[in-house]
RNA sequence: GCCCACGUAGCUCAGUGGUAGAGCACUUCUUUGGUAAAGAAGAGGUCAAGGGUCCGAUUCCCUUCGUGGGCCCCA
Numbered sequence: 001g002c003c004c005a006c007g008u009a010g011c012u013c014a015g016u017g018g019u020a021g022a023g024c025a026c027u028u029c030u031u032u033g034g035u036a037a038a039g040a041a042g043a044g045g046u047c048a049a050g051g052g053u054c055c056g057a058u059u060c061c062c063u064u065c066g067u068g069g070g071c072c073c074c075a
C1' cells in the first nucleotide's frame, strides 16, 4: 500500500427498514439475627462520526476514524 470483518448499556453480545433488547454488573425492596444465595422492581443508549437514499435508517449506499485479521514488500 491492497483486501476482509467488526464498532449497539459499565462488560459480553442480539437486533438486517417501522421510535433498541438479553445475560452479567449497578441501585432499591423482600427474605435472614447479619452476610451470601434466591426472588421482585428500577436506572442506565447522540446505535463510532459526517453525508446520502427513503414517508421512515442501528439496519441500505458513500466518506472518515478506530479495532482485529489476511495479503504484498523487506529480511
Stems, first nucleotide, its partner, number of pairs: 001071007010024004018055001026042005048064005
A computed fold for a 75-nucleotide RNA from Capsulimonas corticalis, annotated as transfer RNA. The coordinates come from a structure-prediction model, not an experiment, and the mean pLDDT is 82. It matches the Rfam family "tRNA".